Predicted 3D model of a 67-nucleotide RNA (c-di-GMP-I-GGC riboswitch aptamer) from uncultured Desulforhopalus sp. The coordinates come from a structure-prediction model, not an experiment, and the mean pLDDT is 85. Of the family's consensus pairs, 95% are formed in the model. The organism belongs to Desulforhopalus, within Bacteria.
């Protein structure tokens, strides 16, 4: 360094399935990405309204990885 190369991931939306839900998983699909890999550690947002839970493709941190 995504304005390079070989590759990689996959938003919205649709279908199935799980969950009260946020949302997750599988298939299709591609808005985009240089960590859009992992991690819920800090903040933030969302669900539930009690505790708890979800989101890393919201921001930051940590660890790892191709050229």
């Nucleotide at each position: 360094g995504a304005u390079a190369a070989a590759g990689c991931c996959a938003a919205a939306c649709c279908u199935g399935c799980c969950g009260u839900a946020a949302g997750a998983c599988a298939g299709g699909g591609a808005c985009g990405g240089a960590a859009a890999g992992c991690u819920a550690c800090g903040g933030g947002u969302c669900u539930c309204a009690a505790a708890a839970g979800a989101c890393a493709g919201c921001c930051g941190g940590g660890c790892u990885a191709c050229c």